[in-house]
């Protein structure tokens, strides 16, 4: 000096599932029945080990949390801005 990688920010685009029932002046709050794309569980193939077992990805899988108008959030795609360090 150095990214089309790694983290941060910005901008845009972003799906599912009751605008249910009951209570309330209206929140809250119970109840049923549903969603998977914040986070968490769970794990094949490989690895390790005499076993026992450890280790292990997902948008899979549970559905703990979270959500089911809308407006928040929101895996994740794009696009930009600085910015650290590696190989060179």
């Nucleotide at each position: 000096g150095g990214a089309g990688g790694g983290g941060a920010c910005u901008c845009u685009g972003g799906a599912g599932a009751a605008u249910c029932u009951c209570u309330u002046a209206a929140a809250u709050g119970a109840g049923u029945g549903c969603c998977g794309a914040a986070g968490g569980u769970g794990u094949a193939a490989g690895g390790c080990g005499a076993a026992a077992g450890c280790u292990g990805a997902a948008u899979c899988u549970c559905u703990c949390a979270g959500g089911c108008a809308a407006a928040a959030g929101g895996a994740u795609a794009g696009a930009g801005u600085a910015u650290a360090a590696a190989a060179c």
About this RNA:
The RNA shown here (Glycine riboswitch aptamer) has 88 nucleotides. Of the family's consensus pairs, 89% are formed in the model. Model confidence (mean pLDDT): 76 of 100. Its Rfam family is "Glycine riboswitch aptamer". About the family: This family represents the bacterial glycine riboswitch.